[in-house]
RNA sequence: GCCAAAGUAGUUCAGUGGCAGAACACUGCUUUCGUAAAGCAGGAACGUGAGUCCGAUUCUCACCUUUGGCU
Numbered sequence: 001g002c003c004a005a006a007g008u009a010g011u012u013c014a015g016u017g018g019c020a021g022a023a024c025a026c027u028g029c030u031u032u033c034g035u036a037a038a039g040c041a042g043g044a045a046c047g048u049g050a051g052u053c054c055g056a057u058u059c060u061c062a063c064c065u066u067u068g069g070c071u
Stems, first nucleotide, its partner, number of pairs: 001070007010024004018054001026042005047063005
């Protein structure tokens, strides 16, 4: 330099056009003499910018970052 893949919560991952979810983690409460465990509840996210569409995490383009391959 060229090609491909990926980017969603603190972490690991779903979600392929119509209300953004799960587990772990975190916070609070209950329980306990206390801690742990357990139970209940809560907060927290779509890489950036445009385009298409009634409507975009999803489709298209550019850029950024990461990973892999080729040279």
This is a predicted structure of a 71-nucleotide RNA (transfer RNA) from Candidatus Zambryskibacteria bacterium RIFCSPLOWO2_12_FULL_39_16. It was read from a public genome assembly. Rfam family: tRNA. By type it is a transfer RNA.